[in-house]
RNA sequence: GCUUUAUUAAGAAUGGUGGAGGGACUGGCCCUGUGAAACCUGGCAACCUACUAACAGCUUUAGUGUGGUGCUAAAUCCAGCAGAUUAUUAGAUCUGAAAGAUAAAGU
Numbered sequence: 001g002c003u004u005u006a007u008u009a010a011g012a013a014u015g016g017u018g019g020a021g022g023g024a025c026u027g028g029c030c031c032u033g034u035g036a037a038a039c040c041u042g043g044c045a046a047c048c049u050a051c052u053a054a055c056a057g058c059u060u061u062a063g064u065g066u067g068g069u070g071c072u073a074a075a076u077c078c079a080g081c082a083g084a085u086u087a088u089u090a091g092a093u094c095u096g097a098a099a100g101a102u103a104a105a106g107u
Base pairs, nucleotide, nucleotide: 001107002106003105004104005103006102007101008100013041015040016039017038021031022030023029025080026079027078028077042072043071044070047068048067050064051063052062053061054060076099081096082095083094084093085092086091
C1' cells in the first nucleotide's frame, strides 16, 4: 500500500513551548494573534493486550485501566453518488452507498 470485519450524533484543557495556519479531497460553511499547525503535559475512551469476577464449555458478559494504538471545536462540521417522500420552483426530510478516519486480523 491492498483486502476483510467493527465503529463513526456520547466523552475529553481557562496548562506549558510555539508563532500562522487549520477543519482529508472538491464546493460550502467555519475555527484561528481573545494564539493555528506541531511538540510536551494533562484528560477521554475501551479497539487490541493484561488482570479480576460471573456464566459456561470454548465462548460470552461485566469491571479495572498495566501495556499498544486512537481521540481531545462544530454529527466524519454539512453536502458530493443512488433512491424514496414532500414542494410550482428554489429547496426540505429520510434511507442506502461511496469516500474518509480509527482499531483488529490477513496479504